[in-house]
C1' cells in the first nucleotide's frame, strides 16, 4: 500500500467481498512446563448451607465459674463508638447524573492547632427477682438497682438571638504517679450539601408545551440560597440553535482501531452517580431516608398448635434456572488497610495467598553434531527414474523440562509467614516424559494420483462438480502458524462508501416547475475608537493509573517500580490591533431614483375582419359519391357528390415567419382602441451599501381532470359499426358522447428539459443575427441580447468552452448499490381523482454512464454472384432402380441428418466381404515378441461331423556350420502378453466438408486515444480482385489475389517408329520400297503486353472503339482454398489418451440377415411419342483398358453364348460395329408397330454354390403413363440439351460414379424484388451475438410485508373513589417519675382522636406501542408451465412523460 467481482474487451460510476488489528469471548481438533493477568456480557431470575460488623469491664450494675481470699474469667443487659466505611450490581436515569471550569448562602463525628472550662443536685429504666399470656416469635404486670444513660440549677472569656435595650444556653467521669475523657469556642484539614457557564444518543411519520407553571410581596421551612412550601398579586416562562413526547443508555479517566481527523466501546483498574425483593415512609445520627436497621403496602418462599409469625446473596464461596458461555461451599489475618479498645487483643470472604480454565499476553522445551547403500516402506512415473530425504537407522554428545536425593531464602523494624520445604542452588541417572491445527483454483504462500460423475459434496467473493476435478472425498507431497491452530460472532480499518481533513449533482444517484420574500448566512471604499473573535506571554487547573521517553527490579520477557514528558481542554490576568466583528463619521465604483429616446406574439378588457369548414334555403344537374393497401360500414333517384347564390354558427388566425422577438417560468402570433408590467440605450443630476442568497411562508404554474352556468363549427377519449387478423377489446375506415371554447371556483402535476439553481468577478479569438448609441458615417467601435465554431482549461468519455460543464467567492436545494418503492402506515392538502412528506421486512451481486470491436435491423448508400429477371431443359404426377426415415424382425450391423445427410462411407452384401442374429467350437489364442522342449518344412489317403474340428494310416530327413550349434518353418507347455469394427470425434492427431476461389485477414515501426482500440485497410476513381492510381499521419511488410505449374487454341524448331503419305515406284490394303513436305506424336521455343492508333479520364490508374493477329484485354479449362467459423464429419481407413471385456465384447465354423414392406421423402433411369417408333443401307471420333488378360478369324446357336484359337506385355494385336446423323421404306394420332413394368416358359454365363438373393438371351404377357398442383432445380457457349464410347471396383453383377468425344441452341432490358456475399455508414437494452434479448396476466410452491370484523397484552398520563405507614398541624376527655408549687394544681410529655399530604388498590373514558386474526391486497423468489409479443433495429403503429 491494495486485490477480486458488472463487459466480448475498455474507461468511469457504484455496491458486495477479501487480506490487518483487537476481544471479559464461544465452538471444533489438539495439548509439555512456568510467570503475569483474567473469568455470569444472558434472568436487577429464585435461592439450601456456612461465613461477610463488631468492639469496649480503663462508663455501669447483675448473675455464674474458679479461688480461702485478693482477684481472674465468662454470659446476657444498660451505656459509648462503629454498623452512612469497606464489598456488590448497573435496574433506573437524557439529568446540573456525569465531565470540565467557576460561584456563595452552608454543615462537618473521629484528627491537628489555639483559648477557656469540667460546679451543685435529682428522679428513673433494663438486666435481675416474683408472677402471667403465647405453639412459636415475643410479650404483660409488680418490685429492686448502677452509670460517661436521663433531667434540673449555677457560671459564660468566647458563642447564639435581638427592636441593640436586653435575652439565651454547657459539661462526666475512670484510674489515680501519669494520662484518657467531657463541655464551650476560634481556626485548619478531611468529607458532604447547594448554584451557574460549556460539553453530553436517536427520532419532526413527536410542533407546540407549561398553572407552582414564570416573576413579585409576605410568611413558613432548611445546615444552607431558592416556588422548597403556603397566601395574595401580575401573566408570564420554554420552543425550529428542536421545547414537549417516544426510544435507547449509568457518566468519565480511558480501551480498541486509525497516518491523522475520526469511528466504536465504557469488562478488569481508578473517580463520580444510582440501586439493595417491588413501591412508599420516616426514625436515629456529624453523616442515611440506611445492602447484612425500623414501619407500612404488594408479590413470592418458609414455619405454624391456624390464633399468628419469619425472610430478602446486585457481599464471599456455593445451588437451581437461563444460556454458545464464565471458577473452590479452599487457607490466613503473616503483610497492607479498616472498626472498636489506653492496651493486650478481638473482628475483617476488604485484603494477602492457594485451587480450577491454553481465556489472553510473555518466556522455555519436545534434542544437538555426524551420517548416502541416497536403505526399507509409502507416493508418483515417460519404467529410465523421481520424491519423502540427512529425514530415519547407526555413531558421538548434551540434560532445559520432568524424576530421585540434598540444601534452602527475601517478603519482618524486636516477635509473629497463610503462601511453603515455595522460589532458587547443588548432585545423580537417562534422548529419556513432551506436536499439532489449518490450508494448497484466483484473491493467497503451497500439486500430484486415485475415488465420485450437476450425485455426494464445497464455497469469504468470483465460483467448482454432468467420466481424464490442482476447487468434492482419500492418499502422497507441499505451504503457513505453532502449544496452539481453525471456525463463528462483534468493533475499527481498508471505505475518499457521509468526504472537517477529504466526494459529488448535463448524460452514471442527485438543481425544488418558476418567482417574491421572512428568519438566517455572506457582504464595497476611507478614517477614528472598542477589543467579542484572533494572536502572544504568564498563572491556575487538567486526580492517580494508562499511552510515550529514560532508567531500575524479577535469569529474559510479559509484568512491576521510579523519574520525565504529555494530557491538543477550561478558566483568569496582562498586552497587541493587521484581519473579521461592533460603534461613530464620511465616500461613490455595487444597488436604486430622475430626464430623453427605443424594440417587442409581455399581460388584461372591449370591439372589428377575411379565408376555410359545417349546416340551412333556393337554383343548375344526374347516378353515383365517399373511403382504402384492397374493401366495406356510410350518404344518394324522397335527387347525393359536384356547382352557383344567400344566410347562420362556432373555433382557429394561411402568407409575413426567421436557430426572429417578449416574458421569471408555464407560455405568448389576424386588426384596432383603452388600461398595465418589465427590459435596453444615452446623458447629466440625486440617494449613499439601501446589496446577494434565501430554510419555513406566499403567489404564479401546459395538458388532462373536477364543480356550476353557458356554448358546441371542426376535432375527438368512451361507445357503435365496417375491415384486417389465428385472435384484434388495436393500428386503417365510417359515425360519435364527454372534452376541447367562454365565465367563475378548484386541482398543482409533466421528458414543467439547456435533463445544466440563482448571484458576483476574472480568463484567446472568428462568424451570423436582434435592439440601441457614437464616430474619422466605405466601415469601425461600444452596450444589451441571441446562435454557430473554436484556444487555454475542464470532463469517465460524449462534449462544454465569456450564454462554461473553465478559474474563484458567498448562499440555497439535492444524492449515497439495484429491486421492494416514490409504495405501505401516519400526518397535511383536495369535492373527487389524487398530490405532498416518506419507510421497513425481504431479495440480488450486480444495476448504471460513455465510448470500442463485432453481429444484427421488416435502417440507408455502393457493388458482386445463373441471385432475380430473360430463356432452354428438368423435377414434383407414372413405372422401375438406388439411398433414407419409419415400421417389422432372432438380426434387418454401424456411421452420415438444413444448405454442407439421403446413386453418401460402399470404385460394386449370393458364400467371403460382415462388423449383425440363432447355433456349434477354441482359450497364450486367427495375428506379434520372448523362454523351454520336440520335430525338417511339407505332403498324400481315409473315418466321424453341417463345418470348424477330432481320430487313424503313410511319404518325406532339406540349408549354413568353427560340428558346440544356427536360420527358417511346424507341434507341445508355462507366463509375460495378444486381441476387441467395444465406449467417448464433447479428450485428440491426421484427413475432409462448408462459408468461398468470397477478397479479404493481419503484422512491425510511427502517430492519435487514459483505455478497449483507431490509423494504415477509410476517401475520389478503377478492377474479376485490399487490382492499380491519386489523395492522405502514416511508412513499409506478410498470408491471400494475380503470376509462376498442367491442359487446350497458332506458328517455328528437334528427332521420325509401331505413327503419316504430297511427290516417285508398288500392293487387295501405307502392303512394301522410299520420304519428313503434311497430320500426329517427342523436345525446345515463339506468341498477347492495353504493345500500336483514336476518344474519354486528374498529362494517372484505367476504360471504350479500331487495326493487326490463330488468339484481345485474367483467351478457354484445371490444379491451387488466406486468418478463421460451425465443440461441423470421421475412434468403422489409419494413429492415439482414458475407460471397459479377457473360457469373452476375443477367435473359428456352417446357416440366416444387411435385399424383409402398409404408406412417406431424396437422387436418378425409361417413357408418355411423328423433331417419333420399326426395318434396311451407309458416314465420321476421342480417350482409355488388356497376360489368372484382351481375344481376331473360322464353325455352331434366332440370341445370350459355346468350341477352336492367330496376334498382342501394345502409336504394331485385341476390346471395337461409335451413336445420334444421312439415304430409302413403313406406321398415321390410337393407350397405338407409343410405352415397356409385371408375369409365365425355356435358356446362356460367372461362380464350390444363383432358393432366400446375380446379370443376360429368346418366346409369350403388355400394367401405369397422353407432358404432370402448390412448389422447386440446373445452365450464359463449344455451355444447355441430346447421342454414343471407355475406365475403376469386379469371378459375376452399373439406370450410379469418373473420364472421352459427336451434334449443337435460346436469352441476359436490367438490378426494383427473393437468396447469398463484400465495403462504408447509422441505430441497438444483442455478444451463446435476432434461432438474440425481453414484458405482463394466469396456474403451482415458498417467503416476508400491508389491510381487516375483532381479540389479547404492555406503557405513560388524566378524572374520580378508597386511603396504610409516617412527618406536619389541631384537639375535648384520659394518663404521667424528674421542673414549679405546702397542696390543689401548673408547665411539659404520652397514648388516643381528627385533618392536609400520601404508596399500593379500585372505577372510567381516551392515548400510545406490541402480539394474534377468518379473509384479502400487492411484492419477492422459484424447473424446460399457459396466453400473447409491449420494449430494444424505423422492433415492424418511433419511443417516452403527465393526465383521463
Nucleotide at each position: 500500500a491494495g486485490g477480486g467481482u458488472u463487459u466480448g474487451a475498455u474507461c468511469a460510476u457504484g455496491g458486495c467481498u477479501c487480506a490487518g488489528a483487537a476481544c471479559g469471548u464461544a465452538c471444533g481438533c489438539u495439548g509439555g512446563c512456568g510467570g503475569c493477568a483474567u473469568g455470569c456480557c444472558u434472568a436487577a431470575c429464585a435461592c439450601a448451607u456456612g461465613c461477610a460488623a463488631g468492639u469496649c469491664g480503663a462508663a455501669c450494675g447483675c448473675a455464674g465459674u474458679a479461688g480461702c481470699a485478693a482477684u481472674a474469667c465468662u454470659g446476657a443487659g444498660u451505656g459509648g463508638c462503629a454498623g452512612a466505611c469497606g464489598g456488590g450490581u448497573g435496574c433506573g436515569u437524557a439529568a446540573c447524573a456525569u465531565g470540565u471550569g467557576g460561584g456563595a448562602a452552608u454543615c462537618u463525628g473521629c484528627c491537628u492547632u489555639g483559648u477557656g472550662g469540667u460546679u451543685c443536685a435529682g428522679g428513673a429504666c433494663a438486666a435481675c427477682a416474683u408472677u402471667g399470656g403465647g405453639a412459636a416469635a415475643c410479650u404483660g404486670a409488680u418490685g429492686c438497682u448502677a452509670a460517661u444513660a436521663c433531667u434540673g440549677g449555677a457560671u459564660a472569656a468566647g458563642c447564639c438571638c435581638u427592636u441593640a435595650c436586653g435575652g439565651g444556653g454547657a459539661a462526666a467521669g475512670u484510674u489515680u504517679u501519669a494520662a484518657c475523657g467531657c463541655c464551650a469556642u476560634a481556626a485548619g484539614a478531611u468529607g458532604a450539601g447547594c448554584c451557574c457557564g460549556c460539553a453530553c444518543u436517536u427520532g419532526a411519520u413527536u410542533a407546540g408545551c407549561u398553572u407552582g407553571u414564570u416573576g413579585g410581596u409576605g410568611a413558613g421551612g432548611u445546615a444552607a440560597a431558592a416556588g422548597c412550601u403556603c397566601a395574595c398579586c401580575a401573566a408570564g416562562g420554554c420552543a425550529a440553535u428542536g421545547a414537549u413526547c417516544a426510544a435507547u443508555a449509568g457518566c468519565u479517566g480511558a480501551u480498541c482501531u486509525g497516518a491523522g481527523a475520526g469511528g466504536a466501546u465504557g469488562a478488569u483498574c481508578a473517580g463520580c452517580c444510582a440501586c439493595a425483593c417491588u413501591g412508599g415512609g420516616a426514625c436515629u445520627g456529624a453523616g442515611a431516608c440506611a445492602c447484612g436497621g425500623c414501619c407500612c403496602a404488594g408479590a413470592c418462599u418458609c414455619c405454624u398448635a391456624c390464633g399468628g409469625g419469619a425472610g430478602g446473596c446486585a457481599g464471599c464461596a456455593g445451588u437451581g434456572g437461563g444460556g454458545a458461555a464464565u471458577u473452590u461451599u479452599g487457607c490466613a489475618c503473616a503483610a497492607u488497610g479498616g472498626a472498636g479498645g489506653a492496651a493486650a487483643c478481638u473482628c475483617u470472604g476488604a485484603u494477602g495467598c492457594a485451587g480450577c480454565g491454553a481465556u489472553g499476553c510473555c518466556g522455555c522445551g519436545u534434542g544437538a553434531g555426524u551420517g548416502a547403500a541416497g536403505a526399507a516402506g509409502g507416493c508418483c512415473u515417460u519404467u529410465g527414474g523421481g520424491u519423502u530425504g540427512u529425514a530415519a537407522a547407526g555413531c558421538u554428545c548434551u540434560u532445559u523440562u520432568g524424576u530421585g536425593g540434598g540444601g534452602g531464602a527475601a517478603g519482618a523494624u524486636a516477635a509473629u509467614g497463610a503462601c511453603g520445604g515455595u522460589a532458587c542452588c547443588c548432585c545423580a541417572a537417562g534422548a529419556a516424559u513432551a506436536a499439532g491445527a489449518u490450508c494448497c483454483g484466483g484473491c493467497u504462500a503451497a500439486c500430484u494420483u486415485c475415488g465420485u460423475g450437476c450425485c455426494a459434496g464445497c464455497a469469504g467473493c468470483c465460483g467448482c462438480g454432468g467420466u481424464a476435478a490442482u476447487a468434492c472425498g482419500a492418499a502422497g507431497g507441499g505451504a503457513u502458524c505453532u502449544a496452539g491452530c481453525g471456525u463463528a460472532g462483534u468493533u475499527c480499518g481498508g471505505a475518499a462508501u457521509u468526504a472537517c481533513u477529504g466526494g459529488g449533482c448535463g448524460u452514471a444517484a442527485a438543481g425544488c416547475g418558476c418567482g417574491c420574500g421572512u428568519a438566517g448566512g455572506c457582504g464595497g471604499u476611507u478614517u477614528a475608537g472598542a477589543a467579542a473573535g484572533u494572536u502572544a506571554a504568564u498563572u491556575g487547573u487538567g486526580a492517580a493509573a494508562u499511552c510515550c521517553c529514560a532508567a531500575a527490579g524479577c535469569u529474559u520477557a510479559a509484568c512491576u517500580u521510579u523519574g520525565g514528558a504529555a494530557c491538543a481542554g477550561c478558566a483568569a490576568u496582562u498586552a497587541a490591533a493587521a484581519c473579521u466583528u461592533c460603534u461613530a463619521a464620511a465616500c461613490u465604483a455595487g444597488a436604486g431614483u430622475u430626464u430623453g429616446a427605443u424594440a417587442g406574439a409581455g399581460g388584461g378588457a372591449a370591439g372589428c375582419g377575411g379565408a376555410a369548414u359545417a349546416c340551412a334555403u333556393a337554383g343548375u344537374g344526374u347516378a353515383g359519391a365517399g373511403g382504402u393497401g384492397a374493401a366495406a360500414u356510410u350518404c344518394g333517384u324522397a335527387g347525393a357528390u359536384a356547382u352557383u347564390a344567400u344566410g347562420u354558427a362556432g373555433a382557429a388566425c394561411a402568407c409575413c415567419a426567421g436557430u426572429u422577438g417578449c416574458g421569471a417560468a408555464g407560455g405568448c402570433g389576424g386588426c384596432u382602441u383603452c388600461c398595465u408590467g418589465g427590459g435596453u440605450c444615452a446623458a447629466c443630476a440625486c440617494u449613499g451599501a439601501c446589496g446577494c442568497u434565501g430554510a419555513g411562508g406566499u403567489g404564479c404554474g401546459a395538458a388532462a381532470g373536477u364543480a356550476u352556468g353557458g356554448g358546441u363549427a371542426g376535432c375527438a377519449a368512451a361507445g357503435a359499426g365496417g375491415a384486417u387478423u389465428a385472435g384484434a377489446u388495436a393500428c386503417c375506415c365510417u359515425c360519435g358522447u364527454a372534452g376541447u371554447c367562454c365565465a367563475u371556483a378548484c386541482c398543482u402535476u409533466a421528458a414543467a428539459c439547456g435533463a445544466u439553481g440563482a448571484u458576483u468577478g476574472c480568463u484567446a479569438g472568428a462568424u451570423g443575427u436582434u435592439g440601441g448609441a457614437a464616430a474619422u458615417c466605405u466601415u469601425u467601435u461600444u452596450c444589451a441580447g441571441u446562435a454557430u465554431c473554436g484556444c487555454a482549461g475542464c470532463u469517465a468519455a460524449c462534449g462544454c468552452g465569456a450564454u462554461a460543464a473553465g478559474c474563484a467567492g458567498a448562499c440555497c436545494g439535492c444524492c449515497u448499490g439495484g429491486g421492494g418503492a416514490g409504495u405501505a402506515c401516519g400526518g397535511c392538502c383536495g369535492c373527487a381523482a389524487g398530490g405532498u412528506u416518506a419507510a421497513a421486512a425481504c431479495u440480488c451481486a450486480a444495476a448504471u454512464g460513455a465510448a470500442u470491436u463485432g453481429a444484427c435491423g421488416g435502417g440507408g448508400g455502393c457493388c458482386c454472384g445463373c441471385a432475380c429477371a430473360a430463356g432452354c431443359g428438368g423435377u414434383g404426377g407414372a413405372g422401375c432402380a438406388u439411398g433414407u426415415g419409419g415400421u417389422u424382425u432372432a438380426a434387418u450391423u454401424c456411421g452420415a441428418u438444413g444448405c454442407a445427410a439421403c446413386g453418401c462411407g460402399a470404385a460394386g452384401a449370393a458364400c467371403c466381404u460382415u462388423a449383425c442374429c440363432a447355433g456349434g467350437u477354441c482359450u497364450u489364442g486367427a495375428c506379434a515378441u520372448c523362454c523351454a522342449g520336440c520335430g525338417a518344412a511339407c505332403u498324400g489317403c481315409u473315418c466321424a461331423g453341417a463345418g470348424a474340428u477330432g481320430g487313424g494310416c503313410g511319404g518325406g530327413u532339406g540349408c549354413c556350420u568353427u560340428c558346440g550349434g544356427g536360420a527358417g518353418c511346424g507341434c507341445u507347455g508355462a507366463g509375460a502378453c495378444a486381441g476387441g469394427u467395444g465406449c467417448u470425434g464433447c479428450a485428440u492427431g491426421g484427413c475432409u466438408g462448408u462459408c468461398g476461389u468470397c477478397a479479404g485477414c493481419u503484422c512491425g515501426u510511427g502517430u492519435c486515444g487514459u483505455g478497449a482500440g483507431a490509423u494504415g485497410u477509410u476517401g475520389g476513381g478503377u478492377u474479376a480482385a485490399g487490382u492499380c492510381c491519386c489523395g492522405u499521419a502514416a511508412c513499409g511488410a506478410g498470408c491471400g489475389c494475380a503470376a509462376c505449374c498442367c491442359u487446350u487454341g497458332u506458328c517455328c524448331u528437334u528427332a521420325g517408329u509401331u505413327g503419316c503419305c504430297a511427290u516417285c515406284a508398288u500392293u487387295a490394303a501405307g502392303u512394301u520400297g522410299g520420304g519428313g513436305a503434311c497430320u500426329c506424336a517427342u523436345u525446345g521455343g515463339a506468341g498477347a503486353c492495353c504493345g500500336c492508333c483514336g476518344g474519354g479520364g486528374u498529362c494517372a490508374a484505367c476504360u471504350c472503339g479500331g487495326a493487326g493477329g490463330a488468339a484481345g484485354g485474367u483467351g478457354g479449362g484445371g490444379a491451387u482454398g488466406a486468418c478463421g467459423u460451425c465443440a461441423a464429419g470421421u475412434c468403422c481407413u489409419c494413429a492415439u489418451g482414458c475407460c471397459c471385456c479377457u473360457u469373452a465384447u476375443g477367435u473359428c465354423c456352417a446357416g440366416g440377415g444387411c435385399u424383409g414392406c402398409a404408406a412417406a421423402c431424396a437422387c436418378g433411369c425409361u417413357a408418355c411419342a411423328a423433331u417419333g417408333g420399326c426395318c434396311g443401307a451407309u458416314a465420321c471420333a476421342a480417350a482409355g483398358g488388356g497376360c489368372u488378360g484382351c481375344g481376331a478369324g473360322c464353325u455352331c446357336g434366332c440370341a445370350a453364348g459355346a468350341g477352336u484359337g492367330a496376334g498382342c506385355c501394345a502409336a504394331u494385336c485385341c476390346c471395337a460395329u461409335a451413336a445420334a446423323g444421312u439415304c430409302g421404306g413403313u406406321c398415321u394420332c390410337a393407350g397405338u408397330u407409343c410405352g415397356g413394368a409385371u408375369u409365365g416358359a425355356a435358356g446362356u454365363c460367372u461362380g464350390c454354390a444363383a432358393c432366400u438373393c446375380g446379370a443376360c438371351u429368346u418366346c409369350a404377357u403388355g400394367a401405369a403413363g397422353c407432358u404432370g398442383g402448390a412448389g422447386u432445380u440446373g445452365c450464359u457457349a463449344g455451355u444447355a440439351a441430346u447421342c454414343c464410347c471407355g475406365g475403376a471396383u469386379c469371378a459375376g453383377c452399373a439406370c450410379g460414379c469418373c473420364g472421352g468425344g459427336g451434334u449443337g441452341a435460346a436469352u441476359a432490358c436490367g438490378u426494383u424484388c427473393c437468396c447469398g456475399g463484400g465495403c462504408c455508414u447509422u441505430g441497438u437494452a444483442c455478444a451463446c451475438a435476432c434461432c438474440g434479448c425481453c414484458c405482463g396476466u394466469c396456474a403451482c410452491a415458498c417467503c416476508a410485508c400491508g389491510a381487516a370484523a375483532g381479540u389479547c397484552g404492555g406503557c405513560a398520563a388524566c378524572a374520580c373513589c378508597c386511603g396504610a405507614a409516617g412527618c406536619c398541624g389541631g384537639g375535648g376527655g384520659c394518663c404521667c417519675a424528674a421542673c414549679c408549687g405546702c397542696a390543689a394544681g401548673g408547665a411539659g410529655g404520652g397514648a388516643c382522636c381528627c385533618g392536609u399530604c400520601g404508596a399500593a388498590g379500585g372505577u372510567g373514558g381516551g392515548g400510545u406501542c406490541g402480539g394474534u386474526g377468518a379473509u384479502u391486497g400487492g411484492g419477492g423468489u422459484g424447473a424446460a408451465g399457459u396466453c400473447g409479443u409491449a420494449a430494444c433495429a424505423a422492433g415492424g403503429u418511433a419511443g417516452c412523460c403527465g393526465u383521463a